RNA sequence: GAUUUAUCAAGAAAGGCAGAGGGACAGGCCCUGUGAAGCCUUGGCAACCUAUUGAAAAAUGCGGUGCCAAUUCCUGUUUCCAAUUUUGGAAUAAAGAUAAGUU
Numbered sequence: 001g002a003u004u005u006a007u008c009a010a011g012a013a014a015g016g017c018a019g020a021g022g023g024a025c026a027g028g029c030c031c032u033g034u035g036a037a038g039c040c041u042u043g044g045c046a047a048c049c050u051a052u053u054g055a056a057a058a059a060u061g062c063g064g065u066g067c068c069a070a071u072u073c074c075u076g077u078u079u080c081c082a083a084u085u086u087u088g089g090a091a092u093a094a095a096g097a098u099a100a101g102u103u
Base pairs, nucleotide, nucleotide: 001103002102003101004100005099006098007097008096013042014041015040016039017038021031022030023029025076026075027074028073043068044067045066048064049063051060052059053058072095078091079090080089081088082087
């Protein structure tokens, strides 16, 4: 890099360094010198793997990841419904993210 399966409406931030970007992509809409990205420290969330307990369901959270603005921030493809001139609603796909496998 490709691919399979599962999940994505819940949850969880302080400090230090640094100094202008960030929210995957496009459009929108947001966050940001009352300090973005990144790095470090400490803390937390969660329960995919693992560990322990258990007959199981499940519980706990030492270990491996992940995560800690906004539903994956919203929309993106297709179908349906309503309204009527581009808007609202429902479902679904694609894309993306994470985990555990395969190659």
SAM riboswitch aptamer (S box leader) from a Flavobacteriales bacterium, 103 nucleotides, folded computationally. Rfam family: SAM riboswitch aptamer (S box leader). About the family: The SAM riboswitch is found upstream of a number of genes which code for proteins involved in methionine or cysteine biosynthesis in Gram-positive bacteria. The organism belongs to Flavobacteriales, within Bacteria. The prediction has a mean pLDDT of 85.